[in-house]
RNA sequence: CGAGGAAACUCUGGAGAAUCUCUUUAUGAGUGCCGAAGGUGCAAGGCUGGAAACGGCUCAAUCUCUCAGGCAAACGGACAGAGCGUACACA
Numbered sequence: 001c002g003a004g005g006a007a008a009c010u011c012u013g014g015a016g017a018a019u020c021u022c023u024u025u026a027u028g029a030g031u032g033c034c035g036a037a038g039g040u041g042c043a044a045g046g047c048u049g050g051a052a053a054c055g056g057c058u059c060a061a062u063c064u065c066u067c068a069g070g071c072a073a074a075c076g077g078a079c080a081g082a083g084c085g086u087a088c089a090c091a
Base pairs, nucleotide, nucleotide: 002090004088009083010082011081012080013079018031020030021029022028023026032071033070034069038067039065041063045058046057047056048055049054
């Protein structure tokens, strides 16, 4: 100098579920639901104790739970694409 390149930031797309009931109309309560912010749980595998049986630790997701959040629109939104090209990396 520069092929790469997280994270953050910007733009675009982006699902589900009551516009339910009550009242004092509120960031309220009740009932019924949803899973795609966040969070909980764990299969194989890995490490490890033990002669073995059987244990301990670690461990993913859009799976699971529904704590949180959400159930007209708006906002939010996992994830995806593009931009930016810093940290890092080094042909």